Record summary
Small-subunit ribosomal RNA, central domain from an uncultured bacterium, 351 nucleotides, folded computationally. Its mean pLDDT, the model's own confidence on a scale to 100, is 87.
Context: one part of a larger RNA
RNA sequence: CUGGGUGUAAAGAGCGCGUAGGCGGUCUGUUAAGUCAGAAGUGAAAUCUCCAGGGCUCAACUCGGAAACUGCUUUUGAUACUGACAGACUUGAGUGUCGGAGAGGUAAUUGGAAUUCCUGGUGUAGCGGUGACAUGCAUUGAUAUCAGGAGGAACACCCAUGGCGAAGGCAGAUUACUGGCCGACAACUGACGCUGAGGCGCGAAAGCGUGGGUAGCAAACAGAAUUAGAUACUCUGGUAGUCCACGCCCUAAACUAUGGAUACUAGACGUCAGGGGUAUCGACCCCCUUGGUGUCGCAGCUAACGCAUUAAGCAUCCCGCCUGGGGAGUACGGUCGCAAGAUUAAAACUC
Numbered sequence: 001c002u003g004g005g006u007g008u009a010a011a012g013a014g015c016g017c018g019u020a021g022g023c024g025g026u027c028u029g030u031u032a033a034g035u036c037a038g039a040a041g042u043g044a045a046a047u048c049u050c051c052a053g054g055g056c057u058c059a060a061c062u063c064g065g066a067a068a069c070u071g072c073u074u075u076u077g078a079u080a081c082u083g084a085c086a087g088a089c090u091u092g093a094g095u096g097u098c099g100g101a102g103a104g105g106u107a108a109u110u111g112g113a114a115u116u117c118c119u120g121g122u123g124u125a126g127c128g129g130u131g132a133c134a135u136g137c138a139u140u141g142a143u144a145u146c147a148g149g150a151g152g153a154a155c156a157c158c159c160a161u162g163g164c165g166a167a168g169g170c171a172g173a174u175u176a177c178u179g180g181c182c183g184a185c186a187a188c189u190g191a192c193g194c195u196g197a198g199g200c201g202c203g204a205a206a207g208c209g210u211g212g213g214u215a216g217c218a219a220a221c222a223g224a225a226u227u228a229g230a231u232a233c234u235c236u237g238g239u240a241g242u243c244c245a246c247g248c249c250c251u252a253a254a255c256u257a258u259g260g261a262u263a264c265u266a267g268a269c270g271u272c273a274g275g276g277g278u279a280u281c282g283a284c285c286c287c288c289u290u291g292g293u294g295u296c297g298c299a300g301c302u303a304a305c306g307c308a309u310u311a312a313g314c315a316u317c318c319c320g321c322c323u324g325g326g327g328a329g330u331a332c333g334g335u336c337g338c339a340a341g342a343u344u345a346a347a348a349c350u351c
Base pairs, nucleotide, nucleotide: 004322005321006320007305008304012319014202015201016200017199021195022194023193025089026088027087028086029085030084031083033082034081035078036077037076038075039074040073041072042071049066050065051064053063054062055061092192093189094188095187096185097184098183099182100181104178105177106176107175108174109173110172111155116150117149118148119147120146121145122144126137127136163170164169207248208247209246210245211244212243216242217241221237222236223235224234259318260317261316262315264313267296268295269294270293271292272291273290274289275288276287277286300307301306324351325350326349333344334343335342336341
């Protein structure tokens, strides 16, 4: 490189937008670049192949002939497919009109419960904690209880096998701004599409910088236990951090361990959001249908487990990635970063 693969054996990039490139719906005409057919020229010689060929007693070897050199150029044609050009179409894609659901995003405002702290009242000797203790708190009045106040963080019930988002993720309420999605209609554009090397953007938690904030929780740390020891598990404290603003970091079992798009391929039962029909005062119920989200299950696939119209089935297009275990996602170099480190990524050696 080819081939074969990529749910669990090695392997789908964390996710999107998109450049180049690759691929691309239906019909008609023109062209003849690719493609196909014929002819001509060329494709040095040697080598290779072939010849019941010739010459060394045979053979190797050698001489001669043929064939081949699957290519290139020119030319004459063919026009199904691909391409190019021109024209047309509506199913793909998009727009429009009318409706719909939603923790989708950003900002501002606001609410109650609870914890902690502060002040005051009642009240007295314990509280707290554990397997059991102790450290700790408490007569300078704790714990308990009542009233008032402060402040920060998170939003019980509703809540769901539920919903939304490209992924990360998103949950008290209200308002403003704003992205996407779904259905019905079939008015408009007329292939405007799919994928996407580089590139750009987003990206949990932890961590970093500057400035705030700090109720609870809590790495580090201190003490008390446990223990042979206990740098732990348990307990009492407790600082970074957790929160906010701005700027970095760019990694996760970033998982459905399953890249994106399209067509086709038995059913059954839930569930969410629409549309239609029957019926009705209305609703429930029943039937059909579109888009999501689940459970089972046939064909088929799979090493098996299992997957099974939300495929891991049957096919096409495009991208990423894999190639025995260790060494190693390491070294060196490059790029990025304030740093931590990230990314790209070997070899010797060894089994």